Predicted 3D model of a 1531-nucleotide RNA (small-subunit ribosomal RNA) from an uncultured Candidatus Saccharibacteria bacterium. The prediction has a mean pLDDT of 83.
[in-house]
RNA sequence: AGAGUUUGAUCAUAGCUCAGGAUGAACGUUGGCUGUGUGCCUAAGGUAUGCAAGUCGAACGGUCCCUUUCUGAUUUCUCAAAGCUUCGGCUGAGAGUUUUCUAUUUGGGAUAGUGGCAAACGGGUGAGUAACACGUAGAUAACUUGCCUCGAAGUUGGGCAUAGCUCGUCGAAAGACGGGGUAAUUUCCGAUAGUCUCUAUUCACUUCGGUGUUUUAGAGUAAAGCUUUUGUGCUUCGAGAGAGGUCUGCGUCCUAUCAGCUAGUUGGUAAGGUAAUGGCUUACCAAGGCUAAGACGGGUAGCUGGUGUGAGAGCACGGUCAGCCACCAUGGAACUGAGACACGGUCCAUACUCCUACGGGAGGCAGCAAUUAGGAAUCUUGCGCAAUGGGGGCAACCCUGACGCAGCGACACAGCGUGGAGGAUGAAGGUCUUCGGAUUGUAAACUCCUUUUAUAUGGGAAGAAUAGAUGACUGUACCAUAUGAAUAAGGACCUGCUAACUACGUGCCAGAAGCAUCGGUGAUGCGUAGGGUACGAACGUUAUCCGGAUUUAUUGGGCGUAUAGAGAUGCGUAGGCGGUUUGAUAAGUCUUGAGUUAAAGACCUCGGCUCAACCGAGGGAGAGCUUUCGAAACUAUCAGACUUGAGGCAUAGAGGGGUGAACGGAACUCCGAGUGGAGUGGUGAAAUACGUUGAUAUUCGGAAGAACAUCAGUGGCGAAGGCGGUUCACUGGCUAUUGCCUGACGCUCAGGCUCGAAAGCGUGGGUAGCAAAACGGAUUAGAUACCCGUGUAGUCCACGCCGUAAACUAUGGAUGCUAGGUGUUUGGUACAACUGCUUUUAACCUUCGGGUUUUAAGUGGAAGUGCUGAGUGCCGCAGCUAACGCGUUAAGCAUCCCACCUGGGAAGUACGGCCGCAAGGCUAAAACUCAAAUGAAUUGGCGGGGACCCGCACAAGCGGAGGAGCGCGUGGUUUAAUUCGAUGGCAAUCGAAGAACCUUACCAGGGUUUGACAUGUAUCUGCAUACCACUAGAAAUAGAGGUAGCCUUCGAGGGUGAUACACAGGUGCUGCAUGGCCGUCGUCAGCUCGUGUCGUGAGAUGUAGGGUUAAGUCCCGAAACGAGCGCAACCCCUAUCCCAUGUUACAAGUGUCUUGGGAAACUGCCUCGGUAAAACGGGGAGGAAGGUGGGGAUGACGUCUGGUCCGCAUAGCCCUUAUGUCCUGGGCUACACACGCGCUACAAUGGUCGGUACAACGGGCAGCCAAGCCGUAAGGCGGAGCUAAUCCUUUAAAGCCGAUCUCAGUUCGGAUUGUGGGCUGAAACUCGCCCACAUGAAGUUGGAUUCGCUAGUAAUCGUGGAUCAGCCAUGCCGCGGUGAAUACGUUCUCGGGUCUUGCACACACCGCCCGUCAAGCCAUGGAAGUAGGUGAUACCCGAAGGUGCUCUGUUAUUUAUAAUGGGGUGACGAAGGUAACGCUUAUAACUGGGGUUAAGUCGUAACAAGGUAGCCGUAGGGGAAUCUGCGGCUG
Repeated sequence: AGAGUUUGAUCAUAGCUCAGGAUGAACGUUGGCUGUGUGCCUAAGGUAUGCAAGUCGAACGGUCCCUUUCUGAUUUCUCAAAGCUUCGGCUGAGAGUUUUCUAUUUGGGAUAGUGGCAAACGGGUGAGUAACACGUAGAUAACUUGCCUCGAAGUUGGGCAUAGCUCGUCGAAAGACGGGGUAAUUUCCGAUAGUCUCUAUUCACUUCGGUGUUUUAGAGUAAAGCUUUUGUGCUUCGAGAGAGGUCUGCGUCCUAUCAGCUAGUUGGUAAGGUAAUGGCUUACCAAGGCUAAGACGGGUAGCUGGUGUGAGAGCACGGUCAGCCACCAUGGAACUGAGACACGGUCCAUACUCCUACGGGAGGCAGCAAUUAGGAAUCUUGCGCAAUGGGGGCAACCCUGACGCAGCGACACAGCGUGGAGGAUGAAGGUCUUCGGAUUGUAAACUCCUUUUAUAUGGGAAGAAUAGAUGACUGUACCAUAUGAAUAAGGACCUGCUAACUACGUGCCAGAAGCAUCGGUGAUGCGUAGGGUACGAACGUUAUCCGGAUUUAUUGGGCGUAUAGAGAUGCGUAGGCGGUUUGAUAAGUCUUGAGUUAAAGACCUCGGCUCAACCGAGGGAGAGCUUUCGAAACUAUCAGACUUGAGGCAUAGAGGGGUGAACGGAACUCCGAGUGGAGUGGUGAAAUACGUUGAUAUUCGGAAGAACAUCAGUGGCGAAGGCGGUUCACUGGCUAUUGCCUGACGCUCAGGCUCGAAAGCGUGGGUAGCAAAACGGAUUAGAUACCCGUGUAGUCCACGCCGUAAACUAUGGAUGCUAGGUGUUUGGUACAACUGCUUUUAACCUUCGGGUUUUAAGUGGAAGUGCUGAGUGCCGCAGCUAACGCGUUAAGCAUCCCACCUGGGAAGUACGGCCGCAAGGCUAAAACUCAAAUGAAUUGGCGGGGACCCGCACAAGCGGAGGAGCGCGUGGUUUAAUUCGAUGGCAAUCGAAGAACCUUACCAGGGUUUGACAUGUAUCUGCAUACCACUAGAAAUAGAGGUAGCCUUCGAGGGUGAUACACAGGUGCUGCAUGGCCGUCGUCAGCUCGUGUCGUGAGAUGUAGGGUUAAGUCCCGAAACGAGCGCAACCCCUAUCCCAUGUUACAAGUGUCUUGGGAAACUGCCUCGGUAAAACGGGGAGGAAGGUGGGGAUGACGUCUGGUCCGCAUAGCCCUUAUGUCCUGGGCUACACACGCGCUACAAUGGUCGGUACAACGGGCAGCCAAGCCGUAAGGCGGAGCUAAUCCUUUAAAGCCGAUCUCAGUUCGGAUUGUGGGCUGAAACUCGCCCACAUGAAGUUGGAUUCGCUAGUAAUCGUGGAUCAGCCAUGCCGCGGUGAAUACGUUCUCGGGUCUUGCACACACCGCCCGUCAAGCCAUGGAAGUAGGUGAUACCCGAAGGUGCUCUGUUAUUUAUAAUGGGGUGACGAAGGUAACGCUUAUAACUGGGGUUAAGUCGUAACAAGGUAGCCGUAGGGGAAUCUGCGGCUG
């Protein structure tokens, strides 16, 4: 940074798509490690369980526990003095030990309750909110502030209660109530205090609103203790810090299909209320306030720092982190407090959930985990207070799901690894193959090495601040050692864009696809494999955002024809913009400084984790806003001046400008009368129609309506629509000239007003002609049309609507600038040929009237020429434009303002609104659908477009075909098979220059399988081969004999046969895979190239022009100059002559003749035409031949996807005991029929019979065959000659001379059939030819239509050859004989060539394409209704709550009064209810159009003059496209 996609190709316009980056992602496949981040975007749905806000005993009375001192009582056990004794034992002082209790003392711990502080922080979420919510900058002289800091002062005396506790009552519970008694840092009453508060006063300052360390006076309000410590609380005041409340400027999404909104609404006064301002609330007064710079309404949305992207300007977003706001099930409310109208507080209402003994109660995870639901989708019911921070406390300490950590997830970013070096026989395997090989690939194996990572063992931090102690993470990071390449690679893509290709499978199927598109038998696009490419622990897909997209264009687009200039812009508002000059100001602008722009992020530098991600520190930057010192050019504002923009006055001019009135003639029609007598009218041709009741025609008279010929003109006027007889009246605008005046008064213009063709509508007139509709006649397949005949609305007038047109110059208005040329309209001005008139001078003449000539002056007309205005045309330079074109009348160069456009269709449609009587107009979408739609130009092709030219193309002629019979071919039918191909021209006597067998490819039957044919390998084989002959059989074949018989160095080789394997074979398929060959346009004159030039380009030029030719043949000329393939010529035959040749011709000799070579013809000569000169043409001479002499061969680039795979060759596919191959027989020869090509005829220009004359080209040894003989003949016998100028074929026939037939189905014609023969051949049945005799069909010249031929041609006559045993040959290819007619000419038919024009065609008119109807699918409008949501209004009900009023109790007190409790009640008040509405969503019988869908129906409207030119508006009609009327446009 671009690329793909509209076309046959091109340029432009324009949309769609792609490559990039990003994400709180999800899905698919795969998955080794570490670090750092991050993780319910959906249901602000519901939640089990645990935890998330407590703490203080140094506030208090208690209670409990431990310890200690002491008192008394009590319990267990042991020892035991002394005493007693029945000597068994008993009593038992005392000592020790032990249990429990009471009182007491010391110290400590725990704690329900009262009390204090905290709980308003921290945490979560984004529902609501379009707002002072947020951001930014300010204000608060209109405010508050617990804890904290500093300063000043103080801390005194008393009192009443109450919880806990105890006793009792109710209740299932939650809990509630009553009696008794008690403490405080609870609470109440005093004392004292002023630098505090209030009231008044004074002074100062002031932005005059107010403010304050001013003065004075009066009144009023405090406190709490606990501890023994470095004490800490408490009260009052002041200050600070931090925090908060309130107000203001600016900024902050979409919608006008939301245009008017508002009643506490806007302001004032007073009062209330608040910490504080304020309609914040109330009463009264006034009637205001907001709005196109978007009010009000609707939709959507938390805002920001920032994040993503982008070159930037911008665009999109607001998750994590940070600031602010709002909310904590939904709605309402207050209480406490410094702070809340309070997430883990209270009260009420509602919904939901739970408990219950049914009477009542309890609850709120949008805290951390977790669960369920929803969803494409988002984690652990973890550890710890070690760190950081918070609450309480003097502290120890307690609490802390804040936080620190760990866990889960490739969700993201960053880092690391999955090994390294060597290693060629380039292994095996895979894949491909031209079979040689290539590739996978140094890749592997193999050798050597390393150990990041992983595993194991050992050691082991920092994070701790502080002297000690204190670590959740954690035995973690890190270090060392050991083992061993060991534990670790995938997903996507490979037609182009876009890096990367082959094979197989599939066969418009299955499928792919981001776009273009791919797939119908050779798919680099589907699926698989091999290989490759780019990435890599990820890779792809999907979704979304930015980019590319200059595709909303400020930077940075357009509007003649592509989308786009409103129908006009006359009047003109808001707005935008605005001439020259001077001064002032300083709003914009520029400049200096200051403040702010939180932190984080971004940028730069440095540093810390091994690096990086990540983190830390420092720096710089920053738009904006506020403020400030200055500057004064420009814009602006104010003041002054100017005249060139604009306007005015005066003079003159042209005009279908407008409105109204009057008048005029021509024509049409009608009426009356006359003449007249059969038709008229109309058309492509007709008919309907009119007419003997007298039309048409013609003459006269009358009536009525409409329109105004000639003049008339790319001429005039008007803003546009538009305006045309004449005259008058009224009236608008324009232009020119000169002078004066005003002094920027201007330009444009959203909305608004006005005008606005035709058609149409309303009311009333009018109606001659024309004429939608309607009727009739034609045309036609039909004809709701075109054509014809009638004909109503309408067309006309008045008044009122409508408001649209291809309302077009498809070109908005204004101003300035930028070469010209040439018309035309109308002015000005200078000159002016010529000329009129008046006056005048002189001369001459005079009929004295005057006339002719002349001088001078004045005043008119005027062609024309120059200059200069204003219009209106054409051409054209520069420039512009995609091109076409525009070009001083711009589409050029610039400035200002307005309207409009943003892919095609749906659609200028729906809904809504406004307007309209209606028709309808204006405004104006979406769903859905397509990858195009479009403009200009190019090359072709085509046209029921044009011009020119050619051809046996027509015409003029001659002879045929089409009718008959027969032959051949084809179709069709039939068949076991009737083998296959060729099918308009360009198939059909074609492949086939020879189907009885063979051919032969077809059918039936019978055989065979390395094969009928080729090559090779291996093994075996002395067997090849030839001949004779037997059996079975239709034959192929099978079986069984005999005779003869190769070479040799004896190893073998060659050959043959058998077996096995490679392979052979295929007239099997595809001529749409091909080569080669051929047909056709067409022997038409065309088709191209190099260089140059023109064009952005496709392309053009050359090769369009003027002549000429058979010809792109030649000449002239020209931005072309040359060249090639074609044309012509060169080649062959032929006509004349010459030379040579002479065998076989001929009697000689010669040269008719044969063979070979050469000459000759070139428009060379004359004349005429042609032109600047030619090319060339007409005529003539000479010549055998004259204008390419006549014929042949020769076929440009290409077209027909023309024909042929069955001539041959060939790719792929298919068959392989058969689709190969062999054999016998059959078929290709069938036969209701149709077509094509021929032969023979229909007869007298003839038939038959007799006689008689003259050719040429050819062929011949498995051959041609003579003479002679036999046979009626076909033919036979015969054998001479000839490998050919020698012999044979070989008598040519028509012709000529005679005779006969005499117009008839015949002496024409010969089909068909019978009999008998001949020939070929193994073989003539299917299925050959010929001969003789007999038989004797149709046919008497052929409908529509159609073929050939222009001179030695047509016609006619015979003759030869190929193929071939023979022949169905009347075919084909040659040869000669006889030998015509006609061509005025290019209108028409067919084909072709050149130029031009139109085109919506390019598969190219056998093209393209429109609409209805029928069918499927899709989205959508309307709709009786139905169901939700939401908003506001009115009324009803009225919880909690605070508040007002009222009644009353208690306490204190001397009363007044204060505090507090209770009852009643008023207004306010959420949810709820009722009623009628508005908006919106979903749905709906039925219904409307729209879109879309290979092969449906009907027509053919459009594109060519599209067959009636098309289109626009309007109205009517019609199955449909559409038709017709009126007006308009040229596209």
The RNAcentral record of the sequence draws on SILVA. Rfam family: Bacterial small subunit ribosomal RNA. Gene Ontology terms of the family: structural constituent of ribosome and ribosome.